[in-house]
């Protein structure tokens, strides 16, 4: 220098033929049960979907550029 893969909540990830309002588990907070803890149950908070631009009525999803990580080739 060139090719491929990955980037979504604090962490691990799902969401892939564009279409409600972006989700799960763990973690966090509040409350119930307990004398208290653990455990369990209920509820709540938490997201510029790596960044920017484009296409579209509509983009996490399609296209282009950039950044970061992993990997292959030279």
């Nucleotide at each position: 220098g060139g090719g491929g893969c990955u980037g979504u909540a604090g962490c691990u990830c799902a969401g892939u033929u564009g279409g409600c309002u972006a989700g799960a588990g763990c973690g966090g907070c509040u409350g119930g049960u307990u004398c208290g803890c653990a455990a369990u149950c209920a509820g709540c908070a938490g997201g510029u979907c790596a960044g920017g631009g484009g296409u579209u009525c509509a983009a996490g999803u399609c296209c282009c550029c950039u950044c970061a990580g992993c990997u292959c080739c030279a």

Transfer RNA from a Lentisphaeria bacterium, 74 nucleotides, folded computationally. Rfam family: tRNA. By type it is a transfer RNA. Rfam links the family to the GO term triplet codon-amino acid adaptor activity. The coordinates come from a structure-prediction model, not an experiment, and the mean pLDDT is 81. Taxonomically the source falls in Lentisphaeria (Bacteria, Pseudomonadati, Lentisphaerota).